[in-house]
A computed fold for a 96-nucleotide RNA, annotated as SAM riboswitch aptamer (S box leader). The coordinates come from a structure-prediction model, not an experiment, and the mean pLDDT is 84.
Parts: sequence; structure tokens; C1' cells
RNA sequence: CCCUUAUCAAGAGUGACGGAGGGAACAGACCCUAUGAUGUCCGGCAACCUGCUUUGCAAGGUGCUAAAUUCUGCGGUAAAAACCGAUAGAUGAGGU
Repeated sequence: CCCUUAUCAAGAGUGACGGAGGGAACAGACCCUAUGAUGUCCGGCAACCUGCUUUGCAAGGUGCUAAAUUCUGCGGUAAAAACCGAUAGAUGAGGU
């Protein structure tokens, strides 16, 4: 990289550093951001795997910590709003 599988509308900061863009990619929309973003550290959340005294705990490995995976893009239902599914993506576990 690829394959299988489960989950993806819950939850989580008045902290420190730092100093300009950011929300995966493309397009459109809509947002966040010098009242300090993205990021790093700390803190926290959660409970997939391990562990344990197993309807639970939160020690270890990950993960996450604005907004549904921010929304739309493809298909179906529908007058519309909207709903369902697919694709793509993210994360865990396993495999080649």
C1' cells in the first nucleotide's frame, strides 16, 4: 500500500508554549481564527485491543478532544423539507 471487520449526531480546557492560517484531497457552500487558529506539551474524554478482583475499573497500546466524518457531490423515496443507502475518508482489531 492492499484486504476483512466494527464504529463514526454521545463525551472531552477560562492551562502552557508558539504566532498564521485552519476545517483530509478536488469543487461549491458554510464556519473557526490576533478575544490567538493549525501545531506541540500538559490536562481531559472514551472504552477498540491488552490487563485486572469482569454487567465494572481505567494501569498499558492506540484513538479522540468546534460544528454529524461541518454540509453537498453518486443512487433511491419525496412537491419540498427531509430520510435511507453507496462511494470516499477517519479510527481500532486482524490478515496478506
The sequence was found by an Rfam model in a public genome assembly.